This is a predicted structure of a 73-nucleotide RNA (transfer RNA) from a Planctomycetota bacterium. RNAcentral records the identical sequence in 3 taxa. The RNAcentral record of the sequence draws on ENA and MGnify. The organism belongs to Planctomycetota, within Bacteria.
RNA sequence: ACGGCAGUAGCUCAAUUGGCAGAGCAGCGGUUUCCAAAACCGCAGGUUGGGGGUUCAAGUCCUCCCUGCCGUG
Numbered sequence: 001a002c003g004g005c006a007g008u009a010g011c012u013c014a015a016u017u018g019g020c021a022g023a024g025c026a027g028c029g030g031u032u033u034c035c036a037a038a039a040c041c042g043c044a045g046g047u048u049g050g051g052g053g054u055u056c057a058a059g060u061c062c063u064c065c066c067u068g069c070c071g072u073g
Base pairs, nucleotide, nucleotide: 001072002071003070004069005068006067007066010025011024012023013022019056027043028042029041030040031039049065050064051063052062053061
């Protein structure tokens, strides 16, 4: 330099051929307990890496860029 894959909550990851952004763990509160753990119930947490475009509607499609990993030379 070229090619491929990936980037979504603090972490690990979903999101069905474009149609309400979710789960588990972690965090906080509650029930329980002598206290705690476990269990159960609930709550909070998001510029979907960034810019632009298409569309009534974009995590998803198009484009440019950034970061990481793999490969080719």
It matches the Rfam family "tRNA".